[in-house]
RNA sequence: GCUGUGAUAGCUCAGUUGGUAGAGCGCCUGUUUUGUGCUCAGGUGGUCGCGGGUUCGAAGCCUGCUCGCAGCU
Numbered sequence: 001g002c003u004g005u006g007a008u009a010g011c012u013c014a015g016u017u018g019g020u021a022g023a024g025c026g027c028c029u030g031u032u033u034u035g036u037g038c039u040c041a042g043g044u045g046g047u048c049g050c051g052g053g054u055u056c057g058a059a060g061c062c063u064g065c066u067c068g069c070a071g072c073u
């Protein structure tokens, strides 16, 4: 330099055909307890890596860039 792939919540990851962004863990409150642990109930949290384009509508399509991983030369 070229090709492929990835970037979504504090962490690990889903998100199908473009149509209200989700789960588990974590955290907070309550319950329970001798006890800040366990159980159970409720709650909390993201401008979807950064620009631009297409569209009535983009996490998902097109395009430029940044960073990670793998391969080729």
Base pairs, nucleotide, nucleotide: 001072002071003070004069005068006067007066010025011024012023013022019056026044027043028042029041030040049065050064051063052062053061

Predicted 3D model of a 73-nucleotide RNA (transfer RNA) from a Coriobacteriia bacterium. Lineage of the source: Bacteria > Bacillati > Actinomycetota > Coriobacteriia. Model confidence (mean pLDDT): 81 of 100. Its Rfam family is "tRNA". Rfam classes the family as a transfer RNA. RNAcentral holds the sequence, with entries from ENA.